[in-house]
RNA sequence: AGAGUUUGAUCCUGGCUCAGGACGAACGCUGGCGGCGUGCCUAAUACAUGCAAGUAGAACGCUGACUACUUUAGCUUGCUAGAGUAGAAGGAGUUGCGAACGGGUGAGUAACGCGUAGGUAACCUGCCUACUAGCGGGGGAUAACUAUUGGAAACGAUAGCUAAUACCGCAUAACAGUGUUUAACACAUGUUAGAUGCUUGAAAGAUGCAAAUGCAUCACUAGUAGAUGGACCUGCGUUGUAUUAGCUAGUUGGUGGGGUAACGGCCUACCAAGGCGACGAUACAUAGCCGACCUGAGAGGGUGAUCGGCCACACUGGGACUGAGACACGGCCCAGACUCCUACGGGAGGCAGCAGUAGGGAAUCUUCGGCAAUGGGGGCAACCCUGACCGAGCAACGCCGCGUGAGUGAAGAAGGUUUUCGGAUCGUAAAGCUCUGUUGUAAGAGAAGAACGUGUGUGAGAGUGGAAAGUUCACACAGUGACGGUAACUUACCAGAAAGGGACGGCUAACUACGUGCCAGCAGCCGCGGUAAUACGUAGGUCCCGAGCGUUGUCCGGAUUUAUUGGGCGUAAAGCGAGCGCAGGCGGACCGGCAAGUUGGAAGUGAAAUCUAUGGGCUCAACCCAUAAAUUGCUUUCAAAACUGCUGGCCUUGAGUAGUGCAGAGGUAGGCGGAAUUCCCGGUGUAGCGGUGGAAUGCGUAGAUAUCGGGAGGAACACCAGUGGCGAAGGCGGCCUACUGGGCACCAACUGACGCUGAGGCUCGAAAGCAUGGGUAGCAAACAGGAUUAGAUACCCUGGUAGUCCAUGCCGUAAAUGAUGAUUACUAGGUGUUGGAGGAUUGACCCCUUCAGUGCCGCAGUUAACACAAUAAGUAAUCCACCUGGGGAGUACGACCGCAAGGUUGAAACUCAAAGGAAUUGACGGGGGCCCGCACAAGCAGUGGAGUAUGUGGUUUAAUUCGAAGCAACGCGAAGAACCUUACCAGGUCUUGACAUCCGAUGCAUAGUACAGAGAUGUAUGAAGUCCUUCGGGACAUCGAGACAGGUGGUGCAUGGUUGUCGUCAGCUCGUGUCGUGAGAUGUUGGGUUAAGUCCCGCAACGAGCGCAACCCUUAUUGCCAGUUACUACGCAAGAGGACUCUGGCGAGACUGCCGUUGACAAAACAGAGGAAGGUGGGGAUGACGUCAAAUCAUCAUGCCCUUUAUGACCUGGGCUACACACGUACUACAAUGGCGUUUAACAAAGAGAAGCAAUACCGCGAGGUGGAGCAAAACUCAAAAACAACGUCUCAGUUCAGAUUGCAGGCUGCAACUCGCCUGCAUGAAGUCGGAAUUGCUAGUAAUCGCGGAUCAGCAUGCCGCGGUGAAUACGUUCCCGGGCCUUGCACUCACCGCCCGUCA
Repeated sequence: AGAGUUUGAUCCUGGCUCAGGACGAACGCUGGCGGCGUGCCUAAUACAUGCAAGUAGAACGCUGACUACUUUAGCUUGCUAGAGUAGAAGGAGUUGCGAACGGGUGAGUAACGCGUAGGUAACCUGCCUACUAGCGGGGGAUAACUAUUGGAAACGAUAGCUAAUACCGCAUAACAGUGUUUAACACAUGUUAGAUGCUUGAAAGAUGCAAAUGCAUCACUAGUAGAUGGACCUGCGUUGUAUUAGCUAGUUGGUGGGGUAACGGCCUACCAAGGCGACGAUACAUAGCCGACCUGAGAGGGUGAUCGGCCACACUGGGACUGAGACACGGCCCAGACUCCUACGGGAGGCAGCAGUAGGGAAUCUUCGGCAAUGGGGGCAACCCUGACCGAGCAACGCCGCGUGAGUGAAGAAGGUUUUCGGAUCGUAAAGCUCUGUUGUAAGAGAAGAACGUGUGUGAGAGUGGAAAGUUCACACAGUGACGGUAACUUACCAGAAAGGGACGGCUAACUACGUGCCAGCAGCCGCGGUAAUACGUAGGUCCCGAGCGUUGUCCGGAUUUAUUGGGCGUAAAGCGAGCGCAGGCGGACCGGCAAGUUGGAAGUGAAAUCUAUGGGCUCAACCCAUAAAUUGCUUUCAAAACUGCUGGCCUUGAGUAGUGCAGAGGUAGGCGGAAUUCCCGGUGUAGCGGUGGAAUGCGUAGAUAUCGGGAGGAACACCAGUGGCGAAGGCGGCCUACUGGGCACCAACUGACGCUGAGGCUCGAAAGCAUGGGUAGCAAACAGGAUUAGAUACCCUGGUAGUCCAUGCCGUAAAUGAUGAUUACUAGGUGUUGGAGGAUUGACCCCUUCAGUGCCGCAGUUAACACAAUAAGUAAUCCACCUGGGGAGUACGACCGCAAGGUUGAAACUCAAAGGAAUUGACGGGGGCCCGCACAAGCAGUGGAGUAUGUGGUUUAAUUCGAAGCAACGCGAAGAACCUUACCAGGUCUUGACAUCCGAUGCAUAGUACAGAGAUGUAUGAAGUCCUUCGGGACAUCGAGACAGGUGGUGCAUGGUUGUCGUCAGCUCGUGUCGUGAGAUGUUGGGUUAAGUCCCGCAACGAGCGCAACCCUUAUUGCCAGUUACUACGCAAGAGGACUCUGGCGAGACUGCCGUUGACAAAACAGAGGAAGGUGGGGAUGACGUCAAAUCAUCAUGCCCUUUAUGACCUGGGCUACACACGUACUACAAUGGCGUUUAACAAAGAGAAGCAAUACCGCGAGGUGGAGCAAAACUCAAAAACAACGUCUCAGUUCAGAUUGCAGGCUGCAACUCGCCUGCAUGAAGUCGGAAUUGCUAGUAAUCGCGGAUCAGCAUGCCGCGGUGAAUACGUUCCCGGGCCUUGCACUCACCGCCCGUCA
């Protein structure tokens, strides 16, 4: 010091969350020791038991165990009993002092309670200190006790005896109190000094020594002063709510009186009517306050445990008594609640003291030891008392310290985990070896804390008439420790007895495996989990801390997220709709004075502890001690006078007044005007009008609409008219008159700061609405009807009432917006426009300067950006309003206003992690512009209807194996399912296996034959006896055991590879530079052009890459060379030849190259020439970045999962060929542009051929058969091309069309043709007469039409892939449909419109 989280990405705003520290903590897991601290935060709930306040015999009476001495009696001469004297333990009582301290708690209290600074001239103070003066003389009782007696008890009652430092008078006295008086002083009451009148006290006590009616000590009385402690008063400070705005009757003040230690309405009688309050009274809620503690850089914020100061309280409420002090925690009285005892009559009690108990609670300790120390009470003292206190115990509750070992040790052991199987890691870690002994265990020795006081002895001083006592000092001796035989120390012994918790997706340090499969679960925020989870659970490893570690809770911080330091308000939350204005805040220039603020110095105080610094003591530290600093504050005083303030004077520039002009829809009232709509009357006139996208409702033959004339009435004011004017805003528009407000300019006569803002308050305030009374032409909520529509409570149409208009009153809100409060000053310009003034000018033109408005552009600056920019959102100043995440909600409740509608003020519970602003890239739009494509249009031929073939869906089935699904699945994988294929089904079989590698044994295995079986297979028999060899063996085969094989099983959403598609569309990007805070932009946009991001020009861009084009193949022309099996002008042939046809190779050719026109002097376009070919000549191959989690695990490969006598392998048979149906793709047709027959009468190209193509010939009507020449092919064969042409026939019919279906008879292939092949002949002769909605292909050698060949293949094609023959029509054009490209615009979409999202219901 920051980080995560809104988005596809960005910047901002803004909330939420985290990392830090702290705790009287609690909980989970774990736990070795010591020191120092801390320990009922909840029930101020109730309390058993014990203790926590007594002491003095030197105040007093009584009792007197016991001891010593004296004495008497009895006598067993040492025992009993009695008396006296002395000492004296102990109990109760009278009396004194204490019990008002110490200890606890925080209920109450928002207060002079607390803090701080003062005051008392308005007060008190026991014990203590100093000083002064005293301590005389009397009296009567009473408790204890005794007797009687009541009561259960607590507790009494009556009678009698007795003492005091108990109680009561009297004397004594002023420096005390009070009155009068004099003087001085003073801030009001008063104070000081003097004089004088009156009033007021006591314990002849106790002890010691003494023996003089004495001394000393402790008491006692009166007074003064001090100290200590208290009381009262005052300034300032001290929580939240205004949804608490008025409160107050002893209330505020006065006089007299009372009361108090004392002032005072503290109380009382009378009089007056005051007192407090937006600077927050009163009310309600909450709370003990502070020193301090936690946090923070600080300012602040939070807290008020322990320690210390103050206050309050003591079961709840009230009251006084005693006393120096209480309205009293362990006192009293009364009332109440509760508990206990009871003989039922009556009594007792108060742990918020220390322990402890119950209860409550997440939660907080021992019914301990001691007065040794410190302190307190009493006492002359010894001493007694002291749950204050000192210690110990319990608790990791906190802080601090120590330890759980150290060194060496690689075979990198075993084992775990993981693995690409090589290894890696735990890991020098362990073991082993060598050490040490903190701690622990045992033993020994053993502190400091102890000083006083007291006693005894000795000495000295004062003391005394002299002594003594007592006292002071010195020395010596004696004695005192709960903790505790504790701390620290010494010795011995053993590595032995001592490590866990959390985390490991990011924030945040630390990663793998397995299990699970949106399940179980995790989570502080974001989020993880749907079969390969570093996020769940476990394990290994790692990281962090460590006797602790995590979690939860609370507080501060981070959060500048309440902003004084230190924020904002155009669009993110936020400027009141506007003005006037009281209080308040702020305020122009100059000269004086004062000193409140301000600044500086000094003094007092700011308790101690704490914090900080330094030093010291416990071995260190925590802890403790000392010193210093600090305590930022308050008070007093001295000084200064710049600034603010107060005050005096003066000024004119702010503000205002006067004067002279000017502009204007500024306001109010009254009057007037014309155009138009509607209505009424009359004329003309006839069938429609009106309305719409198209219609209908409606009006009209009872005469509408149209047109002319006359009249009525209401409302609004065309043109002028303008980002023009006026007004505070709302708003204001025909003309005239009256009244009236404001503004601007000029001038510089007057006043002399008179100003600005403005909480409350007051006024104005569009439209709609409300009330009363008018008015009502047009328009028009509601309503009615007609349409539209799936519906249409809407949009459209026809009507139509409130209302709109006027007067008066209310309402008080609007996107009342410039989403921008008011005022003032300053800060580049340019250009319009409105109203003035000045200069110059002959001048109303034009030009220059200036003031006040109103617009645009633009610099600096600002801004998150957009944008604003002298009319600021810039730079500053003053004042006001308002904001603090989204929703809930401008809602609820309350209050105020309103006739009502409603308005103003204005929450919370709960819920989310976002909501939002600006800008960016895409995608999208029934947005725009430009362009292209058989996209439309123009045409040709089809599909959709029929039959058949084929594929798919569905259904069926034992199985109908699987995949493909809009375009981009459906004659697709499949270039060919009778068996095989085959993956499916049924049945029968095998289990190291049908296939691969390794090991061992054997040397055969096997062919063949026979039998069984559906076959796989099994049984029997069994000829020959293999090949290579370095002679070891190997190949091969059988048997055996296990590693393993196998899988067309799953996942194409784990993958590779391959493919489809947009699309052969013209696009997709990069480097450097520049612009932008950034995402990004620019380049790639613009003007032209192209098939093209093709090319040219321009340009903050300059270049480049993948695409386009070209290079490649083929085809069209030709040259050269070569050529057999091709060819033939020669030839009968053999031969010869190299011109033609043809074949192969190498070349040429086409480039907008040339001419012309257009174009921007460009690119290019158009036309022409030449040319076989002309503008990428035709065709093909070639497919950018990417999109679709597109297709394929069944071509292949492959991770993971699953299976292993089966999901593997073999065999037989069946199925993939089923069939109410639906769809796709084709073939054949429906006929005359035709069918059939005849004429063999013609003309191709490209291919294939050895388990092959097969000629001539013969047989068969034919499919075909017999047979086999030739040919591994420019040679032979398939092979006949067909449409076409010529002639004949049919004559519009379900036909001489069409050929399905079926019957019979055959042929071919093959082990096999039933399920389930193809072909032939004869016979049969179905639907179908050109096809609804819809829809497909094609722009030239193309469509259409005709045949031929090939792959697969034993056989099987209407499919697929090729080949040639014949050979058209049309394109005006780009409005529309579809798809695509570029630019631009909007956007709440970005999974991207098949989006997002709202309401209702479940």

A computed fold for a 1402-nucleotide RNA from an uncultured bacterium, annotated as small-subunit ribosomal RNA. It matches the Rfam family "Bacterial small subunit ribosomal RNA". Its family is annotated with structural constituent of ribosome and ribosome in the Gene Ontology.